[in-house]
Context: one part of a larger RNA
RNA sequence: GACGAACGCUGGCGGCGCGCCUAACACAUGCAAGUCGAGCGAUGAACAUUGAAUGAUCCCUUCGGGGUGAUUUCGAUCGGAUUAGCGGCGAACGGGUGAGUAACGCGUGAGGAACCUGCCUCUUACAACGGGAUAGCCUCGGGAAACCGGGAUUAAUACCGUAUAAGACUCCGACAUCUCCUGAUGAUGAAGUCAAAGCGUUAGCGGUAAGAGAUGGCCUCGCGUCUGAUUAGCUAGUUGGCGGGGUAACGGCCCACCAAGGCGACGAUCAGUAACCGGCCUGAGAGGGUGAACGGUCACAUUGGAACUGAGACACGGUCCAAACUCCUACGGGAGGCAGCAGUGGGGAAUCUUGCACAAUGGGGGCAACCCUGAUGCAGCGACGCCGCGUGAGCGAUGAAGGUUUUCGAAUCGUAAAGCUCUGUCCUAUGGGAAGAUAAUGACGGUACCAUGGGAGGAAGCCCCGGCUAACUACGUGCCAGCAGCCGCGGUAAUACGUAGGUGGCGAGCGUUGUCC
Numbered sequence: 001g002a003c004g005a006a007c008g009c010u011g012g013c014g015g016c017g018c019g020c021c022u023a024a025c026a027c028a029u030g031c032a033a034g035u036c037g038a039g040c041g042a043u044g045a046a047c048a049u050u051g052a053a054u055g056a057u058c059c060c061u062u063c064g065g066g067g068u069g070a071u072u073u074c075g076a077u078c079g080g081a082u083u084a085g086c087g088g089c090g091a092a093c094g095g096g097u098g099a100g101u102a103a104c105g106c107g108u109g110a111g112g113a114a115c116c117u118g119c120c121u122c123u124u125a126c127a128a129c130g131g132g133a134u135a136g137c138c139u140c141g142g143g144a145a146a147c148c149g150g151g152a153u154u155a156a157u158a159c160c161g162u163a164u165a166a167g168a169c170u171c172c173g174a175c176a177u178c179u180c181c182u183g184a185u186g187a188u189g190a191a192g193u194c195a196a197a198g199c200g201u202u203a204g205c206g207g208u209a210a211g212a213g214a215u216g217g218c219c220u221c222g223c224g225u226c227u228g229a230u231u232a233g234c235u236a237g238u239u240g241g242c243g244g245g246g247u248a249a250c251g252g253c254c255c256a257c258c259a260a261g262g263c264g265a266c267g268a269u270c271a272g273u274a275a276c277c278g279g280c281c282u283g284a285g286a287g288g289g290u291g292a293a294c295g296g297u298c299a300c301a302u303u304g305g306a307a308c309u310g311a312g313a314c315a316c317g318g319u320c321c322a323a324a325c326u327c328c329u330a331c332g333g334g335a336g337g338c339a340g341c342a343g344u345g346g347g348g349a350a351u352c353u354u355g356c357a358c359a360a361u362g363g364g365g366g367c368a369a370c371c372c373u374g375a376u377g378c379a380g381c382g383a384c385g386c387c388g389c390g391u392g393a394g395c396g397a398u399g400a401a402g403g404u405u406u407u408c409g410a411a412u413c414g415u416a417a418a419g420c421u422c423u424g425u426c427c428u429a430u431g432g433g434a435a436g437a438u439a440a441u442g443a444c445g446g447u448a449c450c451a452u453g454g455g456a457g458g459a460a461g462c463c464c465c466g467g468c469u470a471a472c473u474a475c476g477u478g479c480c481a482g483c484a485g486c487c488g489c490g491g492u493a494a495u496a497c498g499u500a501g502g503u504g505g506c507g508a509g510c511g512u513u514g515u516c517c
Base pairs, nucleotide, nucleotide: 001516002515003514005513006512007511008510009509012389013388014387015386016385017384018382019381020347025345026344027343029342030341031340034089035088036087039086040085042083048077049076050075051074052073053072058067059066060065096300097299098298105225106224107223108222109221110220111219112218115217116216120213121212122211123210124209125208126207128162129161130160131159138151139150140149141148142147168193169192170191172189173188175186176185177184178183198205199204226272227271228270233263234262235261238260239259240258241257243255244254245253275297276296277295278294279290280289281288282287302323303322304321305320306319325336326335327334328333353379355378356377357376361375362373363372364371365370392422393421394420395419402413403412404411405410426458427454428453429452430451431450432449436444461506462505463504465502466487467486468485472501473500474499475498476497482489483488
């Protein structure tokens, strides 16, 4: 000098940041991923129109009745609200954490003639004909529940078959050009293979195949990346080959066979520690330390293992298995995973609200309207940090009172106070009141800010004073009590302990502790 700090004393305001460094300990509760009815079958609310029944009230009455028709119920038409289910897209992003990892994990520079890429953009071509189911609904049954089973029936942009199709793919043949080992590209002949889906308010939105692009990813390599030799040898899928399997793709990635290799004092192996980087702190620099917040990459999601779906996962709020733990149970069986946002217990020296809003930015779905979004924008709490402001200003000597000291003369606190004259930053009351938002839409927020009135009123402490090191006296104590970063103080006049007066330093902070330079 610095800090994600803590502790002690103290504490007025604002702006901008930051806030579990420990138990990757356990979690009550709520929310954090949905959306599309313009894919589908169902369901069909309100409103409106109308029919039937009911018949309050009121009017007329020849008292027999007639008219009016409120209310309620049921039915039909119109209408489309609502959505459990099938289907599509999203859920692989965004958000969290740093346990593991000393590794092509990360950083940097190359390569892929060994690769993939939904949505998006451009280009070319196409969408013909059929079929069988299934959820839902209905019904029956089982179960405490979670949920499950049988039967009947139904739709689709769900599923399946056939057709058509190339410069796509497979294979055979022959040619040209090029190169970086296997080869790449182009044109060409023959054979074979693979496609589609509709909706619509008639504006459009979609579908299939192929090529190109963009974006995102995957793989390989050079170099760099902590400590220990009181770790010196390590290795059998081990190293290479042939053949195969597998993958989007190369590869012992996996397998059969064959060979006997491969690594290592330029530190293999083993052990310990650790996510890495841009950066951050320090320093004149070189360097040293560090990796909170913000940005990029990686890894993980109670622990361990596995695959499914999909363009993409071996998937935080998906599935299955095993384990530990917690909960429910009718004891037969089930349910759960905050290292998402809040919040709770626990651990700890120590770290916040179970807040508001989708107004903005961004994301998902949708033609759209819109819906969802604890991402995000804001607010709350905390002097945790940085920065700014204030706690008043001017005048005021009878140097008041009072305190302290005293050589008793006085000195000092000290223009300090009182007093007089002012000011209004913050504050407070009233009124006005944004930008952020392109037409509409503002959580923040009646906030920031402005005007007017009020009134010095509500706002100063902490540490130090022997030397280093700015700042001195008195009393108490008497090697006691105590101080202390180092040297060292204290045993009867202690500027070093305690208190007081005074001084010095910093100031809404000041000291102490810890860590790094």

RNAcentral holds the full RNA, with entries from ENA and SILVA.
Small-subunit ribosomal RNA, 5' domain from an uncultured bacterium, 517 nucleotides, folded computationally.
It matches the Rfam family "Bacterial small subunit ribosomal RNA". Gene Ontology terms of the family: structural constituent of ribosome and ribosome.
The coordinates come from a structure-prediction model, not an experiment, and the mean pLDDT is 85.